Model confidence (mean pLDDT): 85 of 100.
A computed fold for a 1441-nucleotide RNA from an uncultured bacterium, annotated as small-subunit ribosomal RNA.
Rfam family: Bacterial small subunit ribosomal RNA.
């Protein structure tokens, strides 16, 4: 310091989420010491036990209990025991009394200021303690305990008797107290202890320190969906009250008082030093320890007292527990332990006052749950250990594995060490000095000397054995460090985000292995960091969220020039403060570190003096360059009223005239013979202004258009003068604000929501047509809202330039214009610097600055709910949460797609020929059927397809019956050689037997080759996964396109190159051009095929010469053919178009002319396209079976659907009879000829040929006759019925011909739909493959041989340019509403229940103080009156209810 995630990629906004550090934690696994810290954050819930405040006998009676002495008395062991007496000692229960229970230790409910923090402030108090200087004399009456009786369950009360005091009253004395009218007046006291000396109290002052109490000023959370609030409230004057100032209370007087710099109310909260985080600003917190504040079972009161309205204190209401004799009473752990309960969760009912501190005491002491130890817990931090060295055979075992080996791995094992920690055992601290004792001294003080340890026999140290007793925990796809294997198979599960799991998971579980921290690791939870994501340091607002619909204008905010003062900001400089720990830096102490401790620095703040005089505030006097006013001139749909005008549409009236009109894509509704439309005349009304008209004017915006006139605002220009900062912007106000709606009244021609008709349409509550009511129009009032947009607030300076245009001014030019030249204010367009994420923008800025204002912080819920304010209403502003998602948006990129656009091709359409779809058989296919109907191919690109041929075999299915190292392969062992015949039983497989043979090589042992038997390793598998592959293949498509290297542009994706004019069958090929080049496609090379030459002449061929029935033979190779190797066509000549270029038309020449025809070739890629059953091949599976063998079946089934053919319906035909021409093929387990027999399939035969030679093999449409005469036929041949022939082991299931006789349906086929552009459709016929047999299927071959294309609008693919896009799985895309169901969440809800405030009202008004008081009582004082005081009663005040 960053990173992951929105997309196909980008770049940018933007949210989520991670990597760090922390914690009073807590859960899971795991656990060895020590050392230091820390330990109910939840229920201010309730508490059971015991402990946490006493002490003083040297203040007092005094003696329950304990000890001691001293008397008596009894018993008796003659000094022991027992009982009595006596406060006489020591001490002491209870009491009286003085000090102290207001500290200490606990909590954090309340408090948002009666608090806190940090700086001042004056009107007070202060036991104890220090210090000064005085004072302590002299009476006096009571009560407690006790005693005696009563009442009572206790609690505890009540009379009577007694007595004391440092308790309690008086008298006398009183100043440096206190009141005062300035004369006076009034208040005190106590003793105890000691032989004494003193000692320590006591009473009444001053003064000190500390403490306290009161008050100022600043700071001190969040909500305006709380905007007003306050009546003792603000102030003042008496009085009272208080330690003390004050409305602190109360009588009068006067109305103030607080607030947008946020009062009042609501919510949450103790506060501070200080912790955590953070580079710092800053945000988050207030465990532990320190200050300070509040509270003590809820609420109210006082009362003692120096101090309390009092945690362990009292009265009193309340609630809650306990006791009870039911009449009444006790209690208050937010002290330490502990229990219960909540809760994820937080310790012992432990030791001891040895230290430090605290009450009391003169002391000794006593008392302190305060503290000081210990216990528990890995809660945290911090330190130690679980061993060190050596060890390659790189063991053994795991895990992987290409089967070679890797790896755990120097890691064990072994061997030499060493002992921290742990056992054992032995030694063994400091923490301790006062208080106390002598001595010295007056006294503080000092010397000396003696005790005292909870921890704790703990820390430590020494020894002994002995490697022995000590590692686990998360993670392992990216972020982020660390990979295999196995098992699961969108299941179980993981996940902080992104995501992962649907048979080959580095992502779930295990196991090996690695990473990472380690006595701990992981998880949640919670802060803060990253996060410039609330930006003071430090963000935005044209399109991502974001500019107020505009304008004026208050209160703030800011503000030209020059001079003089001031000294509030500012800034130096010196001073008090800024408790202590804390953090920091130097040192020191525990072995070291946590951790303690000395000292210094910081504490960034607040006060106080002084200084500067520059900026910014004030005060003061100037100034003229912002601002304004006057005087000239100017444009203009700026507003507001009044009048007024012509065209136009409709009504209306009357001529004239006949059938139609209107209106659509096309129609109907509609109008119209009762006379429309058309046309002339004349009239009524209403609304809006054609031409000019413009990127044109004008206004703050919303807007403003016929023409005149009145009234008005505002703008620009030029030159003078005037005032002299008057000014910008503005929260809150307030005007203005299209359309649409509302009110009331008016008007109403056109148009025209709602509505009604007609049409489309599946529907059509619409888009289209006919009507047509508010409304639009005026006039007053509301509404306040728009994409009210230049999505760009408003003012000002500044900063290239170029062209229009509107309105001035000046110069210049002219006869007068027009122009041209500067310069003001205005509106466009390009563009440069600059900015910007990109688009763009660009003196009129989205540039460079500056003043204010508005607004913004992920999407959705949502501009909505609830409140509140306007509003007749509609409804408008303010304006959320709960809940949900991980991306929502932006701007360009490369694709694809579009019933967007140019252009261009293609049997794509047109233009034509024939055909499917109807009918019958054929065959594939789906259904269905079946034991089985084996498998696969399913849009185009499956469906006469794999299959170039299913009776058996093939065959992968079925049933049924057999085998199990297996029908095949390889090793090893034992036998035979092979082999061949041939018998019984079996459907057969197969069992069981018989017989005949003894081979090859080598000299020999013995070796190949085969067969059997046997045992192991294996063998198999058409069993699944084409979504795990290879290879092959099909399609888009023979479409013309896909890419690369350098350069160049762009932040990037990516662009260019490849796009632009031409052209071409083509990214074919010219020119151009920030691109130059280049590869794979294209063309060509390659085969055939069309002409010719050469070379060769059988099996071919014959012009010439002879011959024959025949090229049959002699001859011959010139022809034809064959098959080799060659020419030939290249826009290569001409003309013409083009841009002189590529090209294009014509056109000569030529067998052939512009790729001459026709095949082969198939670019990056697309379709998870086909195939695991051609082959091969990973996983997986099966293993007496899912191998592997036979036999029969079955793939051939049939109510149907469909695809691709055959055949036909005829007369251009059919049938008979004659005759003519091909090409390419095959052939030995074959072709098969002549010849003969059969009506024929076909028998027989056996010549020839391994083929230019024999053969298959007669080609057929053709022609030439003849006949049928338009019919279900002399068409057409389905079906069956007999009877052959032929292959074969075998024709039932299930073959193909023959003959002979049935003679089916069909007369050119609906919607629709295929195929071709020439030697091609179309029609004829051979041949080959596969095969025994068995095509109408395909794969070739020749015959005959057309028609038609104007032409690209439309239908379908397809390619280039471009354009829009919310689509990228890419339009078969993406994606919006409703219903159905449910109620998780919110909102509304008839309600309904709890809190907590406020107000009114009743009712009681306890306790308590404080006023009254005529009632009762009453030691001290006083001769008495009598004062004093206590009780009751009474009144204000108030708590609870």
């Nucleotide at each position: 310091a960053g990173a992951g995630u929105u997309u196909g990629a980008u770049c940018a906004u933007g949210g989520c989420u991670c990597a760090g550090a922390u914690u009073g934690a807590a859960c899971g696994c795991u656990g060895g010491c020590g050392g230091u810290a820390u330990g109910c954050u939840u229920u201010a819930c309730a508490c059971a036990u015991g402990c946490a405040a006493g002490u003083c006998g040297g203040a007092c009676g005094g003696c329950a209990g304990c000890g001691a002495a001293a008397g008596a008395a009894a018993g008796c062991u003659u000094g022991c025991u027992u009982u009595c007496u006596u406060g006489u000692c020591g001490g002491c229960g209870a009491g009286u009394g003085g000090c102290g229970g207001a500290c200490g230790g606990g909590u954090g409910a309340g408090u948002a200021a009666u608090g806190u923090a940090u700086c001042g402030g004056a009107a007070c108090a202060u036991a104890u303690c220090a210090u000064u200087a005085g004072g302590u004399g002299g009476g006096g009456g009571a009560u407690a305990a006790c005693u005696u009786c009563c009442c009572g369950a206790a609690a505890g009360g009540g009379a009577g008797g007694c007595u004391a005091a440092u308790a309690c009253c008086g008298c006398a004395u009183a100043a440096u107290a206190u009141c005062u009218a300035c004369g006076g007046a009034u208040u005190a006291a106590a003793g105890u202890g000691g032989c004494a000396a003193c000692a320590c109290g006591c009473c009444a002052a001053a003064u000190g320190a500390g403490u306290g109490g009161c008050u100022g000023a600043u700071a001190u959370c969040g909500g305006a969906u709380u905007a007003g609030u306050u009546u003792g409230u603000u102030g003042g004057u008496g009085a009272g009250g208080u330690a003390a100032a004050g409305g602190c209370u109360u009588a009068c007087c006067a109305a103030g008082a607080c607030c947008g710099u946020g009062a009042u109310c609501c919510g949450u909260a103790g506060c501070g030093g200080g912790u955590c985080u953070g580079a710092g600003a800053g945000g988050a917190c207030g465990a532990c320890c320190c200050g300070c504040c509040a509270c003590a079972c809820u609420g109210g009161g006082a009362c003692u007292g120096a101090g309390a309205c009092a945690c362990g204190g009292c009265c009193c209401a309340g609630a809650c527990u306990c006791c009870u004799a039911c009449g009444g009473g006790a209690g208050g752990c937010a002290g330490c332990a502990g229990u219960g309960g909540g809760g994820a969760a937080u310790u012992u009912u432990g030791g001891a006052c040895a230290a430090u501190g605290g009450a009391g005491g003169a002391a000794a002491c006593u008392c302190u749950g305060a503290u000081c130890c210990a216990g528990c817990a890995a809660u945290a931090c911090c330190g130690c250990g679980u061993g060190a060295g050596u060890g390659a055979a790189g063991a053994a075992g795991g895990c992987c594995u290409u089967c070679g080996g890797g790896u755990u791995g120097u890691a064990a094992a072994g061997c030499u060490c060493u002992u921290u920690u742990g056992u054992u055992g032995a030694a063994g601290a400091a923490a301790a000095a006062a208080u106390c004792u002598c001595g010295u001294g007056c006294a503080a003080a000092c010397g000396a000397g003696g005790a005292u340890g909870a921890u704790g026999g703990u820390a430590u140290u020494c020894a002994a054995a002995g490697a022995a007793a000590a590692a686990g925990c998360a993670c392992c796809g990216g972020c982020u460090a660390a990979c295999u294997a196995c098992g699961u198979g969108c299941c179980a599960g993981c996940a902080g985000c992104c995501g992962c799991g649907g048979u080959a998971a580095u992502a779930c579980g295990u196991a090996g292995g690695g990473u990472g921290c380690g006595a701990g690791c992981g998880u949640u939870a919670a802060u803060c960091g990253g996060a410039a994501u609330a930006a003071c340091u430090g963000g935005g607002c044209g399109u991502a969220a974001a500019g107020g619909g505009u304008g004026a204008g208050u209160a703030g905010g800011c503000g030209g020039u020059u001079u003089a003062g001031u000294a509030a900001g500012a800034u130096a400089g010196u001073u008090g403060u800024g408790a202590a720990a804390u953090u920091c830096c130097c040192g020191c102490g525990c072995u070291u570190a946590a951790c303690g401790u000395g000292g210094g620095g910081a504490c960034u703040g607040c006060g106080g003096c002084u200084a500067u005089g520059a900026c910014u505030g004030c005060u003061a006097a100037a100034c003229u360059a912002g601002a304004a006013u006057a005087g000239a001139a100017c444009a203009g749909a700026g507003g507001a009223a009044a009048g007024u005008g012509g065209a136009a549409u409709u009504c209306c009236a009357c001529g004239u005239g006949u059938a139609g009109c209107a209106g659509u894509g096309a129609a109907a509704u509609g109008c119209g013979u009762a006379g429309a439309g058309a046309u002339g005349u004349g009239g009524a009304g209403g609304a809006a202004c054609a031409c000019c008209a413009a990127u044109g004017g004008c206004g703050a915006a919303g807007g403003c258009a016929g023409c005149u006139u009145u009234c008005u605002g505002g703008g620009u220009u030029a030159c003078u003068a005037u005032u002299g900062a008057c000014g910008c912007u503005c929260a809150g106000u307030c005007a203005c604000g299209a359309a649409a709606g509302c009110g009331u009244g008016g008007g109403g021609a056109g148009c025209a929501a709602a509505c009604a008709g007609g049409a489309u349409u599946a529907g059509a509550u619409a888009c289209c047509c006919u009507g047509g009511u508010a409304g639009u129009c005026c006039a007053c009032g509301c509404c306040c809202u728009a994409a009210a947009c230049g999505a760009u607030g408003u003012c000002a300076a500044c900063u290239a330039a170029a062209u229009g245009u509107u309105g001035g001014u000046a110069g210049u030019g002219u006869a007068a214009g027009a122009g041209c030249u500067a310069u003001c204010a205005g509106u466009a367009u390009u563009g440069u610097a600059g900015c910007u994420a990109a688009c763009g923008c660009g003196u009129g800025a989205a540039g460079u600055u500056g003043a204010c204002c508005g607004c913004c912080u992920g999407g959705g819920g949502a501009g909505u709910a609830c409140g509140g304010u306007c509003g007749c209403a509609a409804g408008a502003u303010u304006a959320a949460a709960a809940c949900u998602c991980a991306a929502a948006g932006g701007a360009a990129u490369u694709g694809a797609c579009g019933g967007g656009g140019a252009c261009c091709c293609g049997c794509a359409c047109a233009a034509g020929c024939g055909g499917u779809g109807g009918a019958u058989g054929a065959u594939g296919u789906g259904g269905a059927u079946u034991a089985a109907u084996u498998c696969g191919a399913u849009g185009c690109a499956a469906c006469g397809c794999g299959a170039a041929a299913a009776a058996c075999c093939u065959u992968a299915c079925c049933u049924a019956c057999c085998c199990u190292u297996g029908a095949c392969a390889u090793a090893c062992a034992g036998g035979g050689a092979a082999u061949u015949u041939u018998g019984c039983a079996g459907a057969g497989a197969u069992g069981c037997g018989a017989a005949a043979g003894u081979g090859c090589c080598g000299c020999a042992a013995g070796g190949a080759a085969u067969c059997c038997u046997g045992a192991u390793a294996c063998a198999g598998g058409u069993g699944c996964u084409g979504c795990a592959u290879g290879g092959c293949u099909g399609u888009c498509g023979u479409c013309a396109g896909c890419u690369c290297g350098u350069g160049u542009c762009g932040u990037g994706a990516g662009a260019u190159g490849u796009u632009g004019g031409g052209u071409u069958a083509a990214g074919u090929c010219c020119c151009g051009c920030a691109a130059c080049g280049a590869g794979c496609g294209c063309a060509a090379c390659c085969c055939u095929u069309a002409u010719c030459g050469u070379u060769a002449g059988u099996u071919g061929c014959c012009c010439u010469u002879a011959u024959u029935c025949a090229g049959u033979u002699a001859g011959g190779c010139a022809c034809u053919c064959u098959a080799a190797u060659g020419a030939g066509a290249c826009u290569g000549c001409c003309g013409g178009u083009g841009a002189u270029a590529a090209a294009c038309c014509g056109g000569a020449g030529g067998a052939a002319g512009g790729u001459g025809g026709g095949g082969a070739u198939g670019a990056c890629g697309u379709c998870a396209a086909g195939u695991c059953c051609u082959c091969a091949u990973g996983g997986c599976c099966c293993u007496u079976a899912u191998g592997g063998g036979u036999a029969g079946g079955g793939c051939u089934u049939c109510a149907c659907a469909c695809g691709u053919c055959a055949u036909a319906c005829a007369a251009u035909g059919g049938u008979u009879g004659g005759u003519a021409c091909a090409g390419a093929g095959g052939g030995a387990a074959g072709c098969c000829a002549a010849a003969u027999c059969g009506c024929a399939a076909g028998a027989u035969g056996g010549a020839g040929c391994a083929a230019a030679u024999c053969u298959c093999a007669c080609a057929a449409a053709g022609c030439c006759a003849a006949u049928c005469g338009u019919a279900g036929u002399c068409c057409g041949g389905a079906u069956u019925g007999g009877a052959g022939u032929c292959u074969g082991c075998a024709a039932c299931u299930c073959g193909a011909c023959u003959c002979u006789a049935u003679g089916a349906a069909g007369u050119c086929g609906g919607a629709a739909u295929c195929g071709c552009u020439a030697g091609u459709a179309a029609u004829c016929g051979c041949g080959g493959a596969u095969c025994a047999g068995a095509a109408u299927g395909u794969c070739g071959c020749g015959g005959u041989g057309a028609a038609u294309a104007c032409g690209u609008u439309c239908c379908c693919g397809g390619g280039u340019c471009u354009u829009g896009u919310a689509c990228a799985c890419a339009c078969c895309g993406c994606c919006c509403g409703u219903c159905a169901c449910a109620c998780c969440a919110u909102g509304g809800g008839a309600g309904u229940a709890g809190g907590u405030u406020u107000c009114a009202c009743c009712a009681a008004g306890a306790a308590g103080u404080g006023g009254g008081u005529a009632g009762u009582c009453u030691a001290a004082c006083g001769c008495a009156a009598g004062a004093g005081g206590a009780c009751g009663c009474u009144u204000a005040c108030c708590a609870c209810g």